[in-house]
Context: one part of a larger RNA
RNA sequence: CGUUGGAGAUUUGCGAGGACCCGACACUAGUACGAGAGGACCGUGUUGGACAGACCUCCGGUGCGCCGGUUGUCCCGCCAGGGGCACGGCCGGGUAGCCGCGUCUGGCAAGGAUAAGUGCUGAAAGCAUCUAAGCACGAAGCCCCCCUCAAGAUAAGAUCUCCUUACAGGGCCGUCCAAGACGAGGACGUCGAUAGGUCGCAGGUGUAAAGGCGGCAACGUCAUAGCCGAGCGAUACUAAUCACCCGAACC
Numbered sequence: 001c002g003u004u005g006g007a008g009a010u011u012u013g014c015g016a017g018g019a020c021c022c023g024a025c026a027c028u029a030g031u032a033c034g035a036g037a038g039g040a041c042c043g044u045g046u047u048g049g050a051c052a053g054a055c056c057u058c059c060g061g062u063g064c065g066c067c068g069g070u071u072g073u074c075c076c077g078c079c080a081g082g083g084g085c086a087c088g089g090c091c092g093g094g095u096a097g098c099c100g101c102g103u104c105u106g107g108c109a110a111g112g113a114u115a116a117g118u119g120c121u122g123a124a125a126g127c128a129u130c131u132a133a134g135c136a137c138g139a140a141g142c143c144c145c146c147c148u149c150a151a152g153a154u155a156a157g158a159u160c161u162c163c164u165u166a167c168a169g170g171g172c173c174g175u176c177c178a179a180g181a182c183g184a185g186g187a188c189g190u191c192g193a194u195a196g197g198u199c200g201c202a203g204g205u206g207u208a209a210a211g212g213c214g215g216c217a218a219c220g221u222c223a224u225a226g227c228c229g230a231g232c233g234a235u236a237c238u239a240a241u242c243a244c245c246c247g248a249a250c251c
Stems, first nucleotide, its partner, number of pairs: 001152001005163007015149004021049007033038001051106005059100004066093005071086006111143002117137004169246003173189005194239003197235005203228003211222004
């Protein structure tokens, strides 16, 4: 831009893509079969591998603006306590998020038409013959079934609701996001919990500083403290102000 008024929502599915895998064990059954040795079809159950999708409860990574320990040096006048730099200085942990080594799920079954193949009926050819007419079976393969996309399917489909001569709706701007390269998508804009802050909780570190007490001291203790990013909630304290722009045919 189109889909022949506009807007919101729910859909049909032309068509396209994906998936389709392979074991082991047990039962049937030591049955059928076989002299024995051995040892099934069919059917059923259990459990794995690889692969794929989703997710983060568990396990495990990462987690450079979280916490702690610690070395050297410079600085905050000194002590104490801190800050900078040294690969994130080094080391020990680690929330959310993102992940796999983790967890869950998937391949099933059924149907249709067939291949090789197996048949029925059956002539040409008084017989025979699965084939010539006709009919029935038969694959991990084909179609369908399962998952995803999908009406630019220009053959542009369908249904519901709203508005139709100034409305429905949209944009711009702002606060943002398990959305994102930018656009886009989604949430919110005071009739407000959108983000920040604050408070509470979860969670992480691991018991702050100052002081008292004990000890010559290192240190211990009073004391599960102190500090804290993204998590879960609550709360208008802060910022989402006011405006502006676009926006339809027939009648």
RNAcentral holds the full RNA, with entries from SILVA. Large-subunit ribosomal RNA, domain VI from a mouse gut metagenome, 251 nucleotides, folded computationally.